[in-house]
Model confidence (mean pLDDT): 82 of 100.
This is a predicted structure of a 72-nucleotide RNA (transfer RNA) from Letharia lupina.
Rfam family: tRNA. It is annotated as a transfer RNA.
Lineage of the source: Eukaryota > Dikarya > Lecanorales > Lecanorineae > Letharia.
RNA sequence: GGCCGUGUGGCCCAAUGGCAAGGCGUUCGACUACGAAUCGAAAGAUUCUGAGUUCGAUCCUCAGCUCGGUCA
Numbered sequence: 001g002g003c004c005g006u007g008u009g010g011c012c013c014a015a016u017g018g019c020a021a022g023g024c025g026u027u028c029g030a031c032u033a034c035g036a037a038u039c040g041a042a043a044g045a046u047u048c049u050g051a052g053u054u055c056g057a058u059c060c061u062c063a064g065c066u067c068g069g070u071c072a
Stems, first nucleotide, its partner, number of pairs: 001071005007065001010024003018055001026042005048064005
């Protein structure tokens, strides 16, 4: 350099073009003599960037960036 793929809360991981789900973690509460475990609740996401298509884009198209694979 060519080709293929990845990118979504702090981490992991879902989502037929129509309210971004869940787990871990964090915070608060319950429980406890105190913790751990367990239970309840809450906060936390410009869905990598820009543009396009569309009434509407995490999703489709184009360009770029990032990381990974592969070929040289």